[in-house]
Context: one part of a larger RNA
Molecule: large-subunit ribosomal RNA, domain II
Organism: wastewater metagenome
RNA sequence: UCCUACGAGUUACUCCUCACCGGCAAGCUUAAGUGUUUAAGACACGGAGGCGGAGCGAAAGCGAGUCUGAAUAGGGCGCAAGUCGGUGGGGGUAGACGCGAAACCAUGUGAUCUACCCAUGGGCAGGUUGAAGCUUCGAUAGUAUCGAAGUGGAGGACCGAACCGGUAAACGUUGAAAAGUUUUCGGAUGACCUGUGGGUAGGGGUGAAAGGCCAAUCAAACUUGGAGAUAGCUCGUACUCCCCGAAAUGCAUUUAGGUGCAGCGUCGGGUUGAGGUGUCAUGGAGGUAGAGCUACCAAUAGGGCUAGGGGGCUUCACCGCCUACCAACCCCUGAUGAACUCCGAAUGCCAUGACAUCAUACCGGCAGUGAGGCUACGGGUGCUAAGGUCCGUAGCCGAGAGGGGAACAACCCAGACCAACAGCUAAGGUCCCCAAAUAGAUAUUAAGUUGAUUUUAACGAUGUGAGGAUGCAGUGACAGCUAGGAUGUUUGCUUGGAAGCAGCAAUUCAUUUAAAGAGUGCGUAACAGCUCACUAGUCGAGCGUUCUUGCGCGGAAAAUAAUCGGGCAUCAAAUAUCUUACCGAAGCUUUGGAUACCAGUCUAGGACUGGUGGUGGUAGGGGAGCAUUCUAAACUGCAGUGAAGGUGUGUCGUGAGAUGCGCUGGAGUGUUUAGAAAAGCAAAUGUAGGA
Numbered sequence: 001u002c003c004u005a006c007g008a009g010u011u012a013c014u015c016c017u018c019a020c021c022g023g024c025a026a027g028c029u030u031a032a033g034u035g036u037u038u039a040a041g042a043c044a045c046g047g048a049g050g051c052g053g054a055g056c057g058a059a060a061g062c063g064a065g066u067c068u069g070a071a072u073a074g075g076g077c078g079c080a081a082g083u084c085g086g087u088g089g090g091g092g093u094a095g096a097c098g099c100g101a102a103a104c105c106a107u108g109u110g111a112u113c114u115a116c117c118c119a120u121g122g123g124c125a126g127g128u129u130g131a132a133g134c135u136u137c138g139a140u141a142g143u144a145u146c147g148a149a150g151u152g153g154a155g156g157a158c159c160g161a162a163c164c165g166g167u168a169a170a171c172g173u174u175g176a177a178a179a180g181u182u183u184u185c186g187g188a189u190g191a192c193c194u195g196u197g198g199g200u201a202g203g204g205g206u207g208a209a210a211g212g213c214c215a216a217u218c219a220a221a222c223u224u225g226g227a228g229a230u231a232g233c234u235c236g237u238a239c240u241c242c243c244c245g246a247a248a249u250g251c252a253u254u255u256a257g258g259u260g261c262a263g264c265g266u267c268g269g270g271u272u273g274a275g276g277u278g279u280c281a282u283g284g285a286g287g288u289a290g291a292g293c294u295a296c297c298a299a300u301a302g303g304g305c306u307a308g309g310g311g312g313c314u315u316c317a318c319c320g321c322c323u324a325c326c327a328a329c330c331c332c333u334g335a336u337g338a339a340c341u342c343c344g345a346a347u348g349c350c351a352u353g354a355c356a357u358c359a360u361a362c363c364g365g366c367a368g369u370g371a372g373g374c375u376a377c378g379g380g381u382g383c384u385a386a387g388g389u390c391c392g393u394a395g396c397c398g399a400g401a402g403g404g405g406a407a408c409a410a411c412c413c414a415g416a417c418c419a420a421c422a423g424c425u426a427a428g429g430u431c432c433c434c435a436a437a438u439a440g441a442u443a444u445u446a447a448g449u450u451g452a453u454u455u456u457a458a459c460g461a462u463g464u465g466a467g468g469a470u471g472c473a474g475u476g477a478c479a480g481c482u483a484g485g486a487u488g489u490u491u492g493c494u495u496g497g498a499a500g501c502a503g504c505a506a507u508u509c510a511u512u513u514a515a516a517g518a519g520u521g522c523g524u525a526a527c528a529g530c531u532c533a534c535u536a537g538u539c540g541a542g543c544g545u546u547c548u549u550g551c552g553c554g555g556a557a558a559a560u561a562a563u564c565g566g567g568c569a570u571c572a573a574a575u576a577u578c579u580u581a582c583c584g585a586a587g588c589u590u591u592g593g594a595u596a597c598c599a600g601u602c603u604a605g606g607a608c609u610g611g612u613g614g615u616g617g618u619a620g621g622g623g624a625g626c627a628u629u630c631u632a633a634a635c636u637g638c639a640g641u642g643a644a645g646g647u648g649u650g651u652c653g654u655g656a657g658a659u660g661c662g663c664u665g666g667a668g669u670g671u672u673u674a675g676a677a678a679a680g681c682a683a684a685u686g687u688a689g690g691a
Base pairs, nucleotide, nucleotide: 001691002690003689004688005687006686011094012093013092015091016090017089018088019087020086021085022084023083024082027051028050029049033045034044035043036042037041055062056061065077066076067075068074097236098235100233104226105225106224108222109221115200116199117198118197119196120195121194122193123192124190126159127158128157129155133151134150135149136148137147138146139145163187164186165185168183169182170181171180202218204214205213206212239625240624241623242622243621244620249262250261251260252259253258263369264368265366266365267364268363269362275358276357277356278355279354280353281352282351283350284349290343291341292340297337298336301333302332303331304330306327308326309325310323311322312321313320372397373396374395375394376393377392378391379390380389381388402413403412404411417593418592419591420590422589423588424587428583429582430581431567432566433565437580439579440578441577442576443575444574450569451568459554460553463551464550465549466548467547468546469545470544471543472542480538481537482536483535484534486511487510488509491505492504493503517532521530522529594615595614596612597611598610599609600608601607602606626680628677629676630675631674632673633672634671635670637669638668645664646663647662648661649660650659651658652657
């Protein structure tokens, strides 16, 4: 993992409530029990008791009313059939759909493991060190004291086997082993090790203390019981078809992953039309968007005028003067605001009326939901960050398949009853992968830009297209070439030098000129030299500057190999504008069929006809069926001329399923109508057996 079997909304009640079916009805009904009689059981009696028939008030009390109240007002609660039985939906009490704790309590069982203790036994190769004491000798005045030698044999002494332990590493890790093996290491006469017998027991023991150990179990052992503890938690919860179809919100909650009420779903009832939506008309409430502020509040840039202040001057002091300082009010210009408003929409909202359209309002039974998410828009928060978070409006996903978007819950198109080798379209596409244009017209791009704004900016640039403004130009422009580019003068100053060209100054002046700066740059120590401005000639037609704009260029860095989905594409298969054709979905249409609801007709069985903004669907509500086992009755069913079961293959039914035939099998079993359930398995780390 698979197969087979088992495996989860049950049962009880003098309970509550609702629906349906039936009996009787202002009444309905018996319970225990008794009698009669049975196969099961049924019938009769039994009126105790129960429910209903009147309510309101705290009560006295009154009564279809009553209470409140001064009230004859208003308001509250009342005034319209029930009851018994059956079936079903839901609730209550019970284990109450099933499995599942960790725990708590009680009774017992354990110290053959292990902790400590008691009693009584046992064990420790070999080697080393050499305490006290004693003896002798020496030192000494000495029997004190000291020293030496000998003797002696102490020690939680030393080394090291047995024994006890378990330091480090490797191996082992479905092991040889539910703690080991190998090498290494600690203790090894002691607080040592060990045999046997005995003691201490669960909130208790024992503990050289680690919450350690108390039989592979310990921050409270194990066993049985209370016990089906409790579980707002997790998982699971079994056949089919049909109709409808949510929510992830508000308020409250020792509440936040639970629950109550409301909202939203479904089913039944349902009227006096009370309801929804749209358009138009009329009448309203409002302070948003915007705008404005010499209309308030708050904030605010520049200027003017000028109180007040600061600074300076003056003076013995007062007065006074100045001020590119700060600055109120006022004036001019500019201008901000969610918690500013002199103003102020569009939408939306409320009400009334008309028209159109839909089918509901309301009451009751049963729910589920109360973790939502994304996108667009209006906002708060955050960084105008987030696939962030919190609100609002709409759509979608959730519960939605199909086509497009390369792939991709939410984006674009579009809402799947079934069938078809029919047609038309949507979004999106039409070179090939890949259905359909290598379509047409006019432009742009040269960057493979691009091929969908799913990667990009400031900034930079004679890329190139379009449009405008302006200047020069056959009295010859622009670019190139040829020639000139001079003189006073090496201007003055400065300086070692300064001659156009280190620096400073200026009447940067004047002359000759076609033109030529007291000089644009290179250069020299300074000169020199080259060059430019400027001018003439040559040439012969456009040349500059600037603004706006289209498409491109650089700017351009990411982690396994690259890429527009790929191949590939350059008057395009890119980009922009326009045009026609085609492809393209479960959309729409066509043909046939099924079914729900509504209406009509009928032979009243349901059939036929027509219509529908019918028939996607999770939670969930409702309806109709299939199968299994047993019971009763009927078929006086079937069956060794072969039952059930198995297997192969047909047929029928929307489906659960039903059924024919062949083979197997070898003894039971079916159909119809009712009834009753131990009544359907893929899941529960489900249970048992097997593979």